[in-house]
The RNA shown here (transfer RNA) has 72 nucleotides and comes from Candidatus Uhrbacteria bacterium CG_4_9_14_3_um_filter_36_7. Its Rfam family is "tRNA". Rfam classes the family as a transfer RNA. The organism belongs to Candidatus Uhriibacteriota, within Bacteria. The sequence was found in a public genome assembly. Its mean pLDDT, the model's own confidence on a scale to 100, is 83.
RNA sequence: GGGCCUGUAGCGCAAUGGUAGAGCUCCGAGCUUAUACCUCGGCGGUUGAUGGUUCGAAUCCAUCCAGGCCCA
Numbered sequence: 001g002g003g004c005c006u007g008u009a010g011c012g013c014a015a016u017g018g019u020a021g022a023g024c025u026c027c028g029a030g031c032u033u034a035u036a037c038c039u040c041g042g043c044g045g046u047u048g049a050u051g052g053u054u055c056g057a058a059u060c061c062a063u064c065c066a067g068g069c070c071c072a
Base pairs, nucleotide, nucleotide: 001071002070003069004068005067006066007065010024011023013021018055026042027041028040029039030038048064049063050062051061052060
């Protein structure tokens, strides 16, 4: 320098263009003499950034940013 892939909650990940989710973590309650396990509930998101298409974008398109892989 060229090509490809990834970017969504604190973490690892889902989500056919139509209300952004579950698991773990964390917090609270229950249970227990107590802790853990277990059960129930709750908090937590500018979907990497900007723009475009669309009635409607995490999803499609363009550019950029960050990370990874391959080739030279």